[in-house]
Molecule: Lysine riboswitch aptamer
Organism: bovine gut metagenome
RNA sequence: UGAUAGAGGCGCGGCUGACAAGAGUAGCUUCCACGUAAGGUGCAGGGAACACCGGGAGCAAAAGGGGAUGCCGCCGAAGGGAGAAAGCAUUUCCUGCGGCUUUCUUUACCUGGGCGGACGGAGAAGAUCCGGACGACUGUCGGAACCCUAUAGGUUCCGGAGGGCUAUUGU
Numbered sequence: 001u002g003a004u005a006g007a008g009g010c011g012c013g014g015c016u017g018a019c020a021a022g023a024g025u026a027g028c029u030u031c032c033a034c035g036u037a038a039g040g041u042g043c044a045g046g047g048a049a050c051a052c053c054g055g056g057a058g059c060a061a062a063a064g065g066g067g068a069u070g071c072c073g074c075c076g077a078a079g080g081g082a083g084a085a086a087g088c089a090u091u092u093c094c095u096g097c098g099g100c101u102u103u104c105u106u107u108a109c110c111u112g113g114g115c116g117g118a119c120g121g122a123g124a125a126g127a128u129c130c131g132g133a134c135g136a137c138u139g140u141c142g143g144a145a146c147c148c149u150a151u152a153g154g155u156u157c158c159g160g161a162g163g164g165c166u167a168u169u170g171u
Stems, first nucleotide, its partner, number of pairs: 001170006009075001011074005019066001027059006039053002042097007078111003081106008112138002115135002119131004140160008
C1' cells in the first nucleotide's frame, strides 16, 4: 500500500403490518340563512373565473405521516448536508422564495454506535422523523499509572476517529 474475512449491539436499512391518530374532519343527503365580488395557497407579487366557502340534523371516509411483530439484506451498515432534474399541495393560472416526495451526483462535505433531556427543523400532532452540541454509557485503537499466576490478561484516568479496528495474506 492492496486483497479477503470479521467484530461492535436497545447496531443499520428494506418489506410486511393488527392498530392508534388523521376525524366526527373531508365528502354525501337534507333543512335554514346569506353574499355579487372583499377575503381565500406555507409566504410574497400578478392575472382569470364564479358561488365552492355560513349554520343545524343524519350518514361518514381516505391519503400522506406512524406502527408491535415477522421476514429479508447488511456492519459506511446507513443517516444528514450541498448540487441537479422531475413531480405534489391553491377555485384556477403565472412568477419568486419556502415545504414535501422521487431519482441522480459527491470518492478528502459531516457523523464510530445506540441512549437521554433540552434546543432547532419537518409534521395535524404531546405520534414519529431529522440535526449539531452537551451528558453518561458502549466497542475499538493509542498514551500514562497500577494489579497480576507477567510478551498474555485485568483496573483506573486521559486522548483519537470508521479515512478507524481485528485476523489472514499479496506486493